[in-house]
RNA sequence: CCCUUAGAGUUUGAUCCUGGCUCAGGACGAACGCUGGCGGCGUGCUUAACACAUGCAAGUCGAACGGAGUUUCUUGGAUCAAGACUUCGGUCAAGUGAAUGGAAACUUAGUGGCGGACUGGUGAGUAACGCGUGAGGAACCUGCCUUUCAGAGGGGGACAACAGUUGGAAACGACUGCUAAUACCGCAUGACGCAUAGACACGGCAUCGUGACUAUGCCAAAGAUUUUAUCGCUGAAAGAUGGCCUCGCGUCUGAUUAGCUAGUUGGUGGGGUAACGGCCUACCAAGGCGACGAUCAGUAGCCGGACUGAGAGGUUGACCGGCCACAUUGGGACUGAGAUACGGCCCAGACUCCUACGGGAGGCAGCAGUGGGGAAUAUUGGGCAAUGGACGCAAGUCUGACCCAGCAACGCCGCGUGAAGGAAGAAGGCUUUCGGGUUGUAAACUUCUUUUAAGAGGGAAGAGCGGAAGACGGUACCUCUUGAAUAAGCCACGGCUAACUACGUGCCAGCAGCCGCGGUAAUACGUAGGUGGCAAGCGUUGUCCGGAUUUACUGGGUGUAAAGGGCGUGUAGCCGGGUCGAUAAGUCAGAUGUGAAAUCCACGGGCUCAACCCGUGAACUGCAUUUGAAACUGUUGAUCUUGAGUGUCGGAGAGGUAAUCGGAAUUCCUAGUGUAGCGGUGAAAUGCGUAGAUAUUAGGAAGAACACCGGUGGCGAAGGCGGAUUACUGGACGAUAACUGACGGUGAGGCGCGAAAGCGUGGGGAGCAAACAGGAUUAGAUACCCUGGUAGUCCACGCUGUAAACGAUCAAUACUAGGUGUGCGGGGACUGACCCCCUGCGUGCCGCAGUUAACACAAUAAGUAUUCCACCUGGGGAGUACGACCGCAAGGUUGAAACUCAAAGGAAUUGACGGGGGCCCGCACAAGCAGUGGAUUAUGUGGUUUAAUUCGAAGCAACGCGAAGAACCUUACCAGGUCUUGACAUCGUAUGCAUAUCUAAGAGAUUAGAGAAAUCCCUUCGGGGACAUAUAGACAGGUGGUGCAUGGUUGUCGUCAGCUCGUGUCGUGAGAUGUUGGGUUAAGUCCCGCAACGAGCGCAACCCUUACCAUUAGUUGCUACGCAAGAGCACUCUAAUGGGACUGCCGUUGACAAAACGGAGGAAGGUGGGGAUGACGUCAAAUCAUCAUGCCCCUUAUGACCUGGGCUACACACGUACUACAAUGGCAAUCAACAAAGAGAAGCAAGACAGCAAUGUGGAGCGAAUCUCAAAAAAUUGUCCCAGUUCGGAUUGCAGGCUGCAACUCGCCUGCAUGAAGUCGGAAUUGCUAGUAAUCGCAGAUCAGCAUGCUGCGGUGAAUACGUUCCCGGGUCUUGCACACACCGCCCGUCA
Repeated sequence: CCCUUAGAGUUUGAUCCUGGCUCAGGACGAACGCUGGCGGCGUGCUUAACACAUGCAAGUCGAACGGAGUUUCUUGGAUCAAGACUUCGGUCAAGUGAAUGGAAACUUAGUGGCGGACUGGUGAGUAACGCGUGAGGAACCUGCCUUUCAGAGGGGGACAACAGUUGGAAACGACUGCUAAUACCGCAUGACGCAUAGACACGGCAUCGUGACUAUGCCAAAGAUUUUAUCGCUGAAAGAUGGCCUCGCGUCUGAUUAGCUAGUUGGUGGGGUAACGGCCUACCAAGGCGACGAUCAGUAGCCGGACUGAGAGGUUGACCGGCCACAUUGGGACUGAGAUACGGCCCAGACUCCUACGGGAGGCAGCAGUGGGGAAUAUUGGGCAAUGGACGCAAGUCUGACCCAGCAACGCCGCGUGAAGGAAGAAGGCUUUCGGGUUGUAAACUUCUUUUAAGAGGGAAGAGCGGAAGACGGUACCUCUUGAAUAAGCCACGGCUAACUACGUGCCAGCAGCCGCGGUAAUACGUAGGUGGCAAGCGUUGUCCGGAUUUACUGGGUGUAAAGGGCGUGUAGCCGGGUCGAUAAGUCAGAUGUGAAAUCCACGGGCUCAACCCGUGAACUGCAUUUGAAACUGUUGAUCUUGAGUGUCGGAGAGGUAAUCGGAAUUCCUAGUGUAGCGGUGAAAUGCGUAGAUAUUAGGAAGAACACCGGUGGCGAAGGCGGAUUACUGGACGAUAACUGACGGUGAGGCGCGAAAGCGUGGGGAGCAAACAGGAUUAGAUACCCUGGUAGUCCACGCUGUAAACGAUCAAUACUAGGUGUGCGGGGACUGACCCCCUGCGUGCCGCAGUUAACACAAUAAGUAUUCCACCUGGGGAGUACGACCGCAAGGUUGAAACUCAAAGGAAUUGACGGGGGCCCGCACAAGCAGUGGAUUAUGUGGUUUAAUUCGAAGCAACGCGAAGAACCUUACCAGGUCUUGACAUCGUAUGCAUAUCUAAGAGAUUAGAGAAAUCCCUUCGGGGACAUAUAGACAGGUGGUGCAUGGUUGUCGUCAGCUCGUGUCGUGAGAUGUUGGGUUAAGUCCCGCAACGAGCGCAACCCUUACCAUUAGUUGCUACGCAAGAGCACUCUAAUGGGACUGCCGUUGACAAAACGGAGGAAGGUGGGGAUGACGUCAAAUCAUCAUGCCCCUUAUGACCUGGGCUACACACGUACUACAAUGGCAAUCAACAAAGAGAAGCAAGACAGCAAUGUGGAGCGAAUCUCAAAAAAUUGUCCCAGUUCGGAUUGCAGGCUGCAACUCGCCUGCAUGAAGUCGGAAUUGCUAGUAAUCGCAGAUCAGCAUGCUGCGGUGAAUACGUUCCCGGGUCUUGCACACACCGCCCGUCA
């Protein structure tokens, strides 16, 4: 210099931090689910080192040996014999070829040699010199192999085989006899061998080693084959290979394992071994190991490597390779060069098998294979062709080593399942806003290709100096033919995390890695369509690493998140001042050896590529040896004084221990005075007191604690220490610079100290006071309060050993701006005291840089550095259990796990909340007036009832509410009777009427008849439209559900003064600032100040009305004209436009402001009164029944029509009102008393007449400033005289009136009669601050009729407000908070 190092979700209303949990990646000897075309290369019992049937896995050599057997040849000629001859007696005879001898070839049981110690398997054991690495053997061995030197002479006696006899079921033996050898044994020879002794040289590493020399003693041998060489044999010396032993370093967890050890440690003698050694033995000594972790317990084969990781690391030790250990379990030796021997032996145990019961046989952790175990792991295959091994001179034999094949998607790698064109964007599917969209160039269709597949033909390399020899295999590969032909799935689709809709389901079924989905509109469940990802695989599960800087060496922390030991002293350990030398252990550099191969990496090469394989290089960061360097660390020598200590002088102090003394107070005792209470509390009571208390005076006793001084003052290591004096005693500080000369820092264990409570023994005991008792409080009160009161508190001596033992901050050293107090010293200056300046040690506050998550810390650090110790690693379980140690006990110290949760936590922010604080407001309280709550009635609601009593509204903010008016209708409810394209809308076809009217039936809807007259609009005269009927289906219809799917509208906090934004600034951030502060206001109203400057929605104003005036205009209004007519428009009034009020003026206060107070003028004075007007938002507030509307539901009914009924019920409860209970009143009468605002044509209705009246008859006038409703009422006068009345009017009876098809259920009014409750209302509670409350009447909407309700209108017309302590509500600032669904919160315990 280059390369490398990625995060996310989840605690909260939001934020930052701490911290855990979870995910995305990679890997696997894997398993499971679904699916599955081919090839290459690998891999395949991780569990029962469980048991094993069967076959095979170690033999070979006849060129070591004697036999035996087979074949051939030869020797031999027995036997038989065709045939011939015959004297029939026999003779000859090809041929057959026996025994025997010899030769050759082959086979081989046995003797003998070599090999069975290699190869192959497994990982049980082992925490060890077992393994790794590096050394050493001057303490050793080594068959076969290589090299060199020397040699091989001459003898002997056996044993198998074999033969015979014999035992046994068998396995296997026993006895007698014969025999060979490269089997065995002497003898000879023999050194460069070995042993002993002696002396010499050289060297080294302590014992010693090497070389040459002398003397003595001891020891060898085997032949075979062939015809010529080879293979063997013996001794010795080297080499190579292989092994053995020793040592340094490294090698898991536990201290809830701290002591272990008698052959143990060492020595001497002896034995043993290839060799050293307590390896063994006898004796002697008493050692050896251990906090640098012995011993014990648990776990484990180790390594090269493998996986992961940026690396450092972490995990792991399958396959391949090195080492070790084991071979059914345990023990033992033999043979051998080598074993304490997987396919050898002996013994013992377990198991299996055979047996004639007497005895025997066996060992798959070799290759296959079987059973078993298990989630799970293959063929009882082929071949020695290759590579390698054993034997052999060789040919060769053997070889489950090995090479191949088979099975398995178990892994890695490669290939394919087609390619190009192809829009009517087909059909089908899914979806839809019904238009379409999507699947989708996808398919069909056209053209092309043939990897793969199938068939046919050819056909290897792998085999060496020559020949022969190929399991794989007619395999790989090549050529041709056929034909898109044989070949796609799995998972996911809420976020993390790429990919969305529909239907079903309805906290069910289910999903889920974490957060979390599902309670009727689920992108999260199930299915479908679509999409995304990977692909012959895809998912799941398990394990490891990563992410996790979450054990932090790289690379963390400990004030409050988990975490500083209660404090000191001090051991080991770790760290350590200046200067000069030496050394070279650490350190740095070079060189050498080693770090096996394989693996990894780089480059190159070979299989068509790749995986895979081959070659070369690098690397293997390590260890050892050696040569240098000398700064730093170490070691060592010398020296220094500043760290540390000592000495001398000085003052300060509740430092400690002991003794003595003192006064005040409390209680008790005695005595006096004195009398009825004392005491105590929020209020009381228990208690004490007439037997004399409390109070007060005097005297006495006892114990404990030490007022004032006294102070974020002092001292001490901490705990802690407070009257005075004395004695003893520790430490710190200052000054000085005489002495020592690094003597220092920290400190695991250890030792000591250690508040209060508690324990033991003995004292003491005034006050106080756990426990306990009583009295209160309370629902209860095992508490808080009160009256008593015992341990204890006090002393002495012991024990305990813990505290929020806190600065929640370990100790030490150095450095890093300042300011200001205070305690104890010293110095300077000053004549001196004070003041001032400098300085040391302590103790506080503020504050910069810096640090911190923030809060905060800030020279007394939580800053910058160094050293040492202690402690932490999510919450709960738990500082619990067990164990150990300590303690008299109580208990303390040390200190887990199972299980469970996805958080627990820190700091800060914004809200909400507080029986927190400050300020302020409101008919909020207070001060008043009138009520409600009691009565009757009206009306609404609940409840009950009912066939139905339709539905909604529910604290304030439902309840004279929707409803500004239910007899039918309304009407939605109930009963009964009816209709089904429908009562209502649109579309098609046909017809041209429909309809009015009448009759009958019916409760009616409706049904059945009769039936005059032939409708309206436009027209291009064709027709079209309206309307009606009939008919078909699309559809209509729903006051059915969901106000928690919605729009719109409304209520409420609240007409409260608030709610926000832009830019800037501050903060890591949520956020803050502005908007807070000082004043002021009804007001975030205004002023001033200010890291803010501005702005918006609200406030206010603009609008309406009312109060005054002016101008203009006057009809239906008004009248100064005597009346009328007429005239006029001053006044009243009407209705249009203006004016007027702005703290504008004056004074005082205030900060020179805003503003407040007072005054003048004015009709009105400080927003003049009233109204309309309702910020951001809250309450899933109300309404699907005003209306609209998504989704769901009904469709001969949940739709539509009709009659009747119901909404008006009635043991009861509540709300809102009317009328009253009377004299401020009732009744009657009189009069020319006075309003405002409204309404009127299917209407208001005057005058007149009738009626007691309601009302009727009749109708002038008026579509209304003209006429009408219309009379206003309270007022005034008289009477009544406090009674259930001349109050009150309910209820009921009779008689009438009005509306209306119709007043029975169920209207209103009138007259006469009747004359109930009620005598001012418990707890509680409402409204109202001025033209208001109270009181009086009038009108209107709705409406045929029906107000005590509602909405308006005017008349008469008060009382009170000291004030903000309290209740309620609200605003603002601040504080606390474990709340945020926000106190109707959160949360603890018990029980279920």
About this RNA
A computed fold for a 1392-nucleotide RNA from an uncultured bacterium, annotated as small-subunit ribosomal RNA. The sequence is in RNAcentral, with records from Greengenes. The prediction has a mean pLDDT of 83. Rfam family: Bacterial small subunit ribosomal RNA.